[in-house]
Context: one part of a larger RNA
Molecule: large-subunit ribosomal RNA, domain IV
Organism: marine metagenome
């Protein structure tokens, strides 16, 4: 030096991206226990105090209760929760990139649309057959959403579905007017051509689909603009005009989302690009690609505090191993 361990004056996160890492906390009684809540939890909250031996008394024989002894220390060694505030996400246990990723990803109960009348829809298989299911719409498939409260506004022009069936279009098939070739015959010698055979082939007819009419957004999806206007100003309840299928309701909002931005104010810090709380100028939240809240819960993230410390100031000793010198 390197590794793994032990100890350290005074301080006590001043380290750092970040308390990473080490310390701290731990056992069992008794007492105590806050907001908030889904009343079940939060909770072991927190926080405070007891714990060896000896004699006696009491005893339901577990064990109290008194008095008294030791030692820095009595769960005497060793094993055994750090704790509290405040937010973001996801309601929860659970599952995941076997070997950089455990999470806000997936799942989930719940909630919704939707298919499917049993020889069901759906899968797999040229087929048989088989799952679906020895089930039968309280069921079985598919897709969204994700407890739970409180809601889910407006838009059917486009795409997509699901229904109509007048009308236009629109295969093959049916149908065969009319052509072409051939030649028996006729000829005015230029040609003309009947039956058959071959080849084409018009009009009519012809379904579904598409145009077309409706419906339907818990179907894919969308949800402006500019301009004036109040007896300070400022700002516009409020008017006017374009365009559209209709212009974003509710509720959130510098937000896992904000570019100007380290916006602005308030809180915390002596000093805070992060963090709370608020305003809203929303570059470009927004309602089952779910809005907003929300007890519980998490090896999750992000701020803060306490209590501890060799993370640090600033470093020092020490054990055991490797390194490194001899064989």
């Nucleotide at each position: 030096u390197c590794a793994u361990g032990g100890c350290u004056a005074a301080g006590g996160a001043a380290c750092u991206a970040g308390g990473c890492a080490a310390a701290a906390u731990a056992g069992c009684c008794u007492c105590g226990u806050a907001a908030c809540u889904u009343c079940g939890g939060g909770a072991g909250a927190a926080g405070a105090g007891g714990c060896g031996c000896c004699a006696c008394g009491c005893u339901c024989c577990g064990g109290c209760g008194u008095g008294g002894c030791c030692g820095c220390a009595g769960u005497g060694a060793a094993a055994a929760g750090g704790c509290c505030c405040a937010g973001g996400c996801g309601a929860c246990u659970g599952u995941u990139u076997a070997u950089c990723a455990a999470a806000a990803a997936c799942a989930c109960a719940g909630g919704a649309c939707u298919c499917u009348g049993c020889u069901a829809a759906a899968u797999c298989g040229a087929a048989a057959g088989a799952u679906g299911a020895u089930g039968u719409a309280u069921a079985g498939g598919g897709u969204c959403u994700g407890a739970c409260a409180c809601c889910u506004g407006c838009c059917c022009g486009g795409u997509g579905c699901u229904g109509g069936a007048a009308g236009g279009u629109u295969a093959a098939g049916a149908g065969g007017a009319g052509g072409a070739g051939u030649u028996a015959u006729c000829u005015u010698c230029g040609g003309a051509g009947a039956a058959g055979c071959u080849c084409u082939g018009a009009a009519u007819u012809g379904a579904a689909g598409c145009c077309c009419c409706a419906g339907u957004a818990a179907a894919c999806g969308g949800c402006g603009g500019c301009c004036g206007u109040a007896a300070c100003u400022a700002u516009a309840a409020c008017g006017g005009u374009c365009c559209u299928a209709a212009g974003g309701u509710a509720g959130c909002g510098a937000a896992a989302u904000u570019c100007c931005u380290u916006g602005u104010c308030g809180g915390g810090u002596a000093a805070g690009u992060u963090c709370c709380g608020a305003c809203c100028u929303g570059c470009a939240c927004g309602a089952a690609u779910g809005g907003u809240g929300u007890a519980a819960c998490g090896a999750u993230c992000u701020g803060g505090g306490c209590a501890c410390u060799g993370u640090c100031u600033c470093a020092g000793c020490c054990a055991u191993g490797a390194g490194c010198u001899c064989g």